Small-subunit ribosomal RNA from an uncultured marine microorganism, 1441 nucleotides, folded computationally.
The sequence is in RNAcentral, with records from ENA.
Its mean pLDDT, the model's own confidence on a scale to 100, is 85.
It matches the Rfam family "Bacterial small subunit ribosomal RNA".

[in-house]
RNA sequence: AGGGUUCGAUCAUGGCUCAGAACGAACGCUGGCGGCAGGCCUAACACAUGCAAGUCGAGCGAACCCCUCGGGGUUAGCGGCGGACGGGUUAGUAACGCGUGGGAACGUGCCCAAAGGUACGGAAUAGCAUCGGGAAACUGGUGGUAAUACCGUGUGUGCCCUUCGGGGGAAAGAAUUUCGCCUUUGGAUCGGCCCGCGUAAGAUUAGGUAGUUGGUGAGGUAACGGCUCACCAAGCCUACGAUCUUUAUCUGGUUUGAGAGGAUGAUCAGAAACACUGGGACUGAGACACGGCCCAGACUCCUACGGGAGGCAGCAGUGGGGAAUCUUGGACAAUGGGCGCAAGCCUGAUCCAGCCAUGCCGCGUGAGUGAAGAAGGCCUUAGGGUUGUAAAGCUCUUUCAGGGGUGAGGAUUAUGACAGUAACCCCAGAAGAAGCACCGGCUAACUUCGUGCCAGCAGCCGCGGUAAUACGAAGGGUGCAAGCGUUGUUCGGAAUCACUGGGCGUAAAGGGCGUGUAGGCGGAUGGACAAGUUAGAGGUGAAAGCCCCGGGCUCAACCUGGGAACUGCCUUUAAAACUGUUCAUCUAGAAUCCGGGAGGGGAGUGUGGAAUUCCUAGUGUAGAGGUGAAAUUCGUAGAUAUUAGGAAGAACACCGGUGGCGAAGGCGACACUCUGGACCGGUAUUGACGCUGAGGCGCGAAAGCGUGGGGAGCAAACAGGAUUAGAUACCCUGGUAGUCCACGCCGUAAACGAUGUCUGCUAGCCGCUGGGGUACUUAGUACUUCGGUGGCGCCGCUAACGCAUUAAGCAGACCGCCUGGGGAGUACGGUCGCAAGAUUAAAACUCAAAGGAAUUGACGGGGGCCCGCACAAGCGGUGGAGCAUGUGGUUUAAUUCGAAGCAACGCGCAGAACCUUACCAGCCCUUGACAUCCUGUGCUACUUCCAGAGAUGGAUGGUUCCCUUCGGGGACGCAGUGACAGGUGCUGCAUGGCUGUCGUCAGCUCGUGUCGUGAGAUGUUGGGUUAAGUCCCGCAACGAGCGCAACCCCUAUCGUUAGUUGCCAGCAUUCAGUUGGGCACUCUAGCGAGACUGCCGGUGAUAAGCCGGAGGAAGGCGGGGAUGACGUCAAGUCCUCAUGGCCCUUAUGGGCUGGGCUACACACGUGCUACAAUGGCGAUGACAAUGGGCAGCAACCUCGCGAGGGGGAGCUAAUCCUAAAAAGUCGUCUCAGUUCGGAUUGUUCUCUGCAACUCGAGAGCAUGAAGUCGGAAUCGCUAGUAAUCGUGGAUCAGCAUGCCACGGUGAAUACGUUCCCGGGCCUUGUACACACCGCCCGUCACACCAUGGGAGUUGGUUUUACCCGAAGCCGGUGCGCUAACCUUUGAGGCAGCCGACCACGGUAAGAUCAGUGACUGGGGUGAAGUCGUAACAAGGUAACC
Repeated sequence: AGGGUUCGAUCAUGGCUCAGAACGAACGCUGGCGGCAGGCCUAACACAUGCAAGUCGAGCGAACCCCUCGGGGUUAGCGGCGGACGGGUUAGUAACGCGUGGGAACGUGCCCAAAGGUACGGAAUAGCAUCGGGAAACUGGUGGUAAUACCGUGUGUGCCCUUCGGGGGAAAGAAUUUCGCCUUUGGAUCGGCCCGCGUAAGAUUAGGUAGUUGGUGAGGUAACGGCUCACCAAGCCUACGAUCUUUAUCUGGUUUGAGAGGAUGAUCAGAAACACUGGGACUGAGACACGGCCCAGACUCCUACGGGAGGCAGCAGUGGGGAAUCUUGGACAAUGGGCGCAAGCCUGAUCCAGCCAUGCCGCGUGAGUGAAGAAGGCCUUAGGGUUGUAAAGCUCUUUCAGGGGUGAGGAUUAUGACAGUAACCCCAGAAGAAGCACCGGCUAACUUCGUGCCAGCAGCCGCGGUAAUACGAAGGGUGCAAGCGUUGUUCGGAAUCACUGGGCGUAAAGGGCGUGUAGGCGGAUGGACAAGUUAGAGGUGAAAGCCCCGGGCUCAACCUGGGAACUGCCUUUAAAACUGUUCAUCUAGAAUCCGGGAGGGGAGUGUGGAAUUCCUAGUGUAGAGGUGAAAUUCGUAGAUAUUAGGAAGAACACCGGUGGCGAAGGCGACACUCUGGACCGGUAUUGACGCUGAGGCGCGAAAGCGUGGGGAGCAAACAGGAUUAGAUACCCUGGUAGUCCACGCCGUAAACGAUGUCUGCUAGCCGCUGGGGUACUUAGUACUUCGGUGGCGCCGCUAACGCAUUAAGCAGACCGCCUGGGGAGUACGGUCGCAAGAUUAAAACUCAAAGGAAUUGACGGGGGCCCGCACAAGCGGUGGAGCAUGUGGUUUAAUUCGAAGCAACGCGCAGAACCUUACCAGCCCUUGACAUCCUGUGCUACUUCCAGAGAUGGAUGGUUCCCUUCGGGGACGCAGUGACAGGUGCUGCAUGGCUGUCGUCAGCUCGUGUCGUGAGAUGUUGGGUUAAGUCCCGCAACGAGCGCAACCCCUAUCGUUAGUUGCCAGCAUUCAGUUGGGCACUCUAGCGAGACUGCCGGUGAUAAGCCGGAGGAAGGCGGGGAUGACGUCAAGUCCUCAUGGCCCUUAUGGGCUGGGCUACACACGUGCUACAAUGGCGAUGACAAUGGGCAGCAACCUCGCGAGGGGGAGCUAAUCCUAAAAAGUCGUCUCAGUUCGGAUUGUUCUCUGCAACUCGAGAGCAUGAAGUCGGAAUCGCUAGUAAUCGUGGAUCAGCAUGCCACGGUGAAUACGUUCCCGGGCCUUGUACACACCGCCCGUCACACCAUGGGAGUUGGUUUUACCCGAAGCCGGUGCGCUAACCUUUGAGGCAGCCGACCACGGUAAGAUCAGUGACUGGGGUGAAGUCGUAACAAGGUAACC
């Protein structure tokens, strides 16, 4: 300090998520020691048991015990002090509760200082005794008794009250010095009260308040005060957030963070509040009292049923709750507290110990050496690598734990729970001591096996569908370590609420516009003040903690001394620049005045013409209208058309313009009236009067609503006609609200410049518009100035696009708004509205994205340019028939497998009777039909016979091969053993190789440079041109590569070389180029020539090129072939071959026989033959090329009607053979199912072959089917092409309508590029990128989830009114009772009674929150449901508000 994640890639926006630290934690696995800390966060739930507050005999009497008679001790009771501290908890409380700093009207036991006093009397009462009541708790009567208990009198310096005359008011003694008591003053400490500031959320809580606010008087209190009461006044709080609701003890601090901040308030410390729940007072210095009292309530317990007792949020402990939190321990030795003169007693405060890895810190589980790199494990390319110096072995050490011994300090001269603890010494032995998580990226660390979208993982992205570094295991590795991971929470990263430190044109975000209140901000000069501000000083900011420097435990954690800090608050002194306040002055801001001109600014009244529709009349006749095409509709009752007249309503053509006006919405014929604002010029006046503006108020398109008018045209709804699969639409014919007017509502729009208002500053150029000025050559031009409105453009800004003096630049002021997408601008609540609805405005839940700009592609029923047998123009086919062949389907024991739009289907197959053959049935073999190695053996090959369907088995005869160092070795066969063989088994989606296709289309890229933040762009675009990214020109590009072209082959012309097997002009010769001869010609096959827009003219830009011409065998690539860029289709092939992985191994391997691949209702593809006269048949017999041939081609002769048979020359081929070429020509047939057509069938044969039944080809005779040119649709072809005619070859024993090749005859047409298909380039749009076979919307159906409404219902909280009214204080009364004083009464007190207040409780009516609810509304989510096609391209009707 950042990283991952939206995309094909990029930048920015933006959310989600990770790495860090922390914890009173919990859970999982594991666990050696010690130190220091911590330990119910949940039920302020209920509690058994024990303990946690007593003490004093030096206050008192009494009882009892002991006694050395001196005394000592124990204690129930009265009395004193303490139980208001200490300890616990966080329920309540949003408050002067807390924090901080101040204040005045108070109290204060014990303590300190000082002054004074402490005299004289009196009456009771508990204990006790006795008699009772009661189960108990407890309690009543009578009798007697003490005090430092209680009462009176006196005194009273000082004290209190006072009308200044006076009045009131105290004590206690015990004892040995001493401890006490009373009054008063002061102090210290502690406490009560008041105030400034600070201290949580919600405005979907906006008004609250009657003792309320203040005053006077009184009461009350320790004290001020509505604290309480009477009277008077009507105030008081609140947008700087009252009231209400919800949540919450507060702080020092803790944690995180660079800080500012955020979160938090365990342990320790300060404060508050509480003590079963609610209320109340008593006592007291102090309480409205945790271990006190009274009452009410709930709960628990005891009970003799009459009545009683209790309060662990003290320490332990129990139950319960919960993911979860300890011992019913020891001691008062230390520190501290209470009482006491003291000894001492008490002290679950405290100090210690126990339990728990809960945390922090420290230590250990050994150290050195040790390569045969052991064994074992794992991997392996089988060589090795790794675990790994790791182990073993050898040499050492002993911390900790264990055993033994000594033994501090905490304690002073005494007392030690901890504890025989810490520490030290000795002993034995490597001995007793390592796990957890992770290893796809983020993020350090990789392999094998298993699994096969299963099981599972996952913090985010995402892994898993047969080769998973992501699941599970193992080996190895990485990290941390007595711990390691997971979960939860907080801060950080997050500048992701932005004070430090963000934004708002398009990503979320400028209010629709104005006016203006509060508020915020504010021009120049001078003076005063000192609130803000700044500086100094003082006080305070508890301690602890954090930080710095030291010290102590062996170190550390921990403890401890000092310092700094505590950024704050208060007081005070000073300064006066800035802000503020105030006084005075100014004119640059603002406003007023005068003079001008511009304008669809607004309101009202009136007027006008064109058009539309309707009405009347005329002319006129059959259609009109409408559309893509139609129909509905109108029209012979006279439409449409046309002429004239009339009526009505609405809107104002041309001018008209990125022109004008207005704040925005908006405003358009003309005239008049009323009226607002802006601008220019002038300088006269005021003197900061200004800017912005939360709320408020006003205006505010269209649609809509109310009332009343109006209604021509247009036109939601609606109706009809079309279209369509449907068409509740688009199109057409009609048509009502509405649109118009008046008045009143509504208050929203993509109300947009998606850009708030105001002010200043920052280059320009060119327009338009309204004024003014200057000059001149004056219908004007030039220059200049102020205002408005546009285009381009620099700096600058921006993610980019873009903005750019009209800012989105640089600054200032104020307002509004945003914080991931969806849910949702929705629900609920409030406000407004007649309604429609508007406004304000959530949450649950869900996703990891949603969105912006730009880039490259792809796509478009976008555009431009161009090409192709793409269309068109032609010729011939297919689709109909029969047959052949392939495929699908079906069938079958099997019909082996593959190929699937183009680019599968006469394809793999250049040839299935057996073989092939992979399939099926049956019969057999198991180291195997084939390869290598090992052992044994020696025959084998070959012949014959038998069984069998054969494989195979049995029998028989039979002869040896090579090398040799003579040991043997090799070849071959048989037998055996195990390694292995074998597999046309699976995966072409694990692969290589090969191939198809776009496409022989003209494209695909790179280096350097330049531009851009970047993806990328440029180059490769543009203007021409070409078959071509072919070439030329231009250009921030310059070059280059793979493609194109050329180089290669065939062919067309010529030359030359060479003439055998080829050829023959001339000479001779023959039946015959047969022979002599020749190589001129043809031909053959080598080498050359030739064609290059080279020449001429035109055109073009003077280029590239194009057009025409000449010459030429050939002319603009002459024709054909080979040649296939980067890539696409997970295209095809594991069955050509090769190959990873998986699978089979007496079988998925191997052998054999037979069958099948040839089936057949049917469907499709590709072909052949036809339907006939451009033909059939017969006759005739001329002309060709490529090929092939020895297990062959075969002349020729002969037999057969023929296929063919029997002989057989020649030829290993320019020599011989195949070999006949056929269309052609002549004759005949005369339009018919024929002399067309030949399927099918019968029968007789031929050939090949071991074998033609399933299942070959051919021949003869006989038979003679469909078919008369083929629906929708569709294919090929642009010249030696189509069409037509034969010929050859491969495969092959045989089998060709297929395939490959050869020649013969030999056309028609192309205007052209609108359309269909495919392709190329440029451009445009895009929500596509698996790329339009894309993406994507809504209803319905199903499942699940959360949520709104809902007749109601249940509960909590709270308000108001009323009823009841315990205990208690206060007030009144006081018949009754009554020791102190007085004594005759009485005063006083008590009980009782009454009243006010009041807790609980009750009734009624609200408010609010939560739970639940038949039914219901929408929402969200869910691999493969239904219906359509709304959006994204002009998305097929532009989209959207």